A computed fold for a 536-nucleotide part of an RNA from Doliolum nationalis, annotated as small-subunit ribosomal RNA, central domain. The RNAcentral record of the full RNA draws on ENA and SILVA.
Context: one part of a larger RNA
RNA sequence: CUGCGGUUAAAAAGCUCGUAGUCGGAUGUCGGGCGCGGUCGAUCGGUCCGUCGCGAGACGUGUCACUGGUCGGCCGGCCAAUGCAGCCUGUGUCCCGGCGGUGCUCUUGAUUGAGUGCCGCCGGUGGGCCAGGCCGGUUACUUUGAAAAAAUUAGAGUGUUCAAAGCAGGCCCUGGGAGCCUGAAUAUCGGUGCACGGAAUAACGAAAGAGGACCUCGGUCUUGCUUUUGUUGGUUUUUGAAGGCGCGAGGUAAUGAUCGAGAGAGACGGACGGGGGCAUCCGUACUGUGCCGUCAGAGGUGAAAUUCUUGGACCGGCGCAAGACGAACUACUGCGAAAGCAUUUGCCAAGAAUGUUUUCCUUGAUCAAGAGCGAAAGUCAGAGGUUCGAAGACGAUCAGAUACCGUCCUAGUUCUGACUGUAAACGAUGCCGACUGGCGAUCGGGCGGCGUUUGCUUUUGAAGACCCGCCCGGCAGCCUCCGGGAAACCAAAGUCUUUGGGUUCCGGGGGAAGUAUGGUUGCAAAGCUGAAACUU
Numbered sequence: 001c002u003g004c005g006g007u008u009a010a011a012a013a014g015c016u017c018g019u020a021g022u023c024g025g026a027u028g029u030c031g032g033g034c035g036c037g038g039u040c041g042a043u044c045g046g047u048c049c050g051u052c053g054c055g056a057g058a059c060g061u062g063u064c065a066c067u068g069g070u071c072g073g074c075c076g077g078c079c080a081a082u083g084c085a086g087c088c089u090g091u092g093u094c095c096c097g098g099c100g101g102u103g104c105u106c107u108u109g110a111u112u113g114a115g116u117g118c119c120g121c122c123g124g125u126g127g128g129c130c131a132g133g134c135c136g137g138u139u140a141c142u143u144u145g146a147a148a149a150a151a152u153u154a155g156a157g158u159g160u161u162c163a164a165a166g167c168a169g170g171c172c173c174u175g176g177g178a179g180c181c182u183g184a185a186u187a188u189c190g191g192u193g194c195a196c197g198g199a200a201u202a203a204c205g206a207a208a209g210a211g212g213a214c215c216u217c218g219g220u221c222u223u224g225c226u227u228u229u230g231u232u233g234g235u236u237u238u239u240g241a242a243g244g245c246g247c248g249a250g251g252u253a254a255u256g257a258u259c260g261a262g263a264g265a266g267a268c269g270g271a272c273g274g275g276g277g278c279a280u281c282c283g284u285a286c287u288g289u290g291c292c293g294u295c296a297g298a299g300g301u302g303a304a305a306u307u308c309u310u311g312g313a314c315c316g317g318c319g320c321a322a323g324a325c326g327a328a329c330u331a332c333u334g335c336g337a338a339a340g341c342a343u344u345u346g347c348c349a350a351g352a353a354u355g356u357u358u359u360c361c362u363u364g365a366u367c368a369a370g371a372g373c374g375a376a377a378g379u380c381a382g383a384g385g386u387u388c389g390a391a392g393a394c395g396a397u398c399a400g401a402u403a404c405c406g407u408c409c410u411a412g413u414u415c416u417g418a419c420u421g422u423a424a425a426c427g428a429u430g431c432c433g434a435c436u437g438g439c440g441a442u443c444g445g446g447c448g449g450c451g452u453u454u455g456c457u458u459u460u461g462a463a464g465a466c467c468c469g470c471c472c473g474g475c476a477g478c479c480u481c482c483g484g485g486a487a488a489c490c491a492a493a494g495u496c497u498u499u500g501g502g503u504u505c506c507g508g509g510g511g512a513a514g515u516a517u518g519g520u521u522g523c524a525a526a527g528c529u530g531a532a533a534c535u536u
Stems, first nucleotide, its partner, number of pairs: 004507003007488002012504001014373004021366003025259002032079003036076012048062001049060004086134005092129003095124012137204004141198002144195002153187002157167002169181003172177001213252006219245005263363001264360003268355002272351001276348004282326002287321007297308002334341002378419006388412001392408004430503003434495002437479003442474008451466004483490002509536003518529004
């Protein structure tokens, strides 16, 4: 590992990318034929054998001494789209050819000729067997074997009196024995290494710009050698032999490219979305302020007070300014990797889904290291400060109130630039792939269909909307004895003791403790990593 768990009990990194690692679609010889050989078994016979019978013959309960048929198992061989072989070496051996010697048979006048043996020598461009060498796609996997100390372990044998043990022991005679017979098995001995058989499964390799395979010829280079040119020596050329070449020509062949994944990527089409960035535009409200009007209260609360107010508060009207925010429409709706995203318009690049008789052809999945994005709060530097508002002050409440309620208000809240890198960052549920129920809605794209309506263009028709369906892909919902689960519940949290699709991260009683210490990041605050003693 087989073989735990991670919604809520401990435990899925906030999200995405991504290297190493791990895993990775289907597909190539499946099989057929043979009156073949060997071996084993079954069955039915015949010869044989046995019994009975004078005989014809009958019976078999016989045995493999011989032999036949049928069927089956195993091993081997052959055939065809199929070589499991190929090349080299040889003092081997058989065969073939030549020569010499020597026999036999026939033949001839005759070792004359033919055939057939034996021995020796030479040659072979050859074939079979044998031996050796070079190779044959390469491994993983598996079979068998060799090899691998003993003691130990498992286990055979054996009456240590039994047993744990031990490796002993047993038999014969009546009493002597230099008497006899034995045992001291076997198995296991991971990986790795060696040898052998198998060829399913898994991986890699090869011929695509043919520098591909095989054959023939030519060219060129190198090496060593033989023969002939009257002889000897030197040099050179030619021929032939072997080897090499990044050289050339031709031929042979069924010449050589698997699909085109309900894997992925790219291109294209028309749409879609509160996805992102920049600019622009609009809206009311809050607050402040100017003018006008009015008047004694206004705020606020459970009740009050702090507070504002004839120097005119609050309220009403008309304006202005500023900074925030984007109501209703707004939904079990959309988009985005998540955080998140909602006034209009323009510009910029991006994107899922859908459609496609488009292209490539494994390019993929998940991911230590590493990288980027990342609410709010916080930090630094600017801008801006309407509202709200930590800290602070005050008024209340109260036993007290450093709170809840009220008044004011600093930092902040807003924008720009830079850090921080955390949240109940939640679906408290990793990602990819497959399968396993039904139903009705909804969003996006596509396809189809009676009708109704709008009708740019006047009638047709196009295009849109409504209606009815189908396909794919989303966010969800309902039902249910699918199945699961401790249950709540979940079509995933199912396909799990009938346990293995791939891959990553994490947990192992509670506390001490996400603390201490160390390392590292940060301006800081803090983040990441992260114990133990002790206690229960």
Rfam family: Eukaryotic small subunit ribosomal RNA. Rfam links the family to the GO terms structural constituent of ribosome and ribosome. On this family, see Yusupov et al., Science 2001: "Crystal structure of the ribosome at 5.5 A resolution".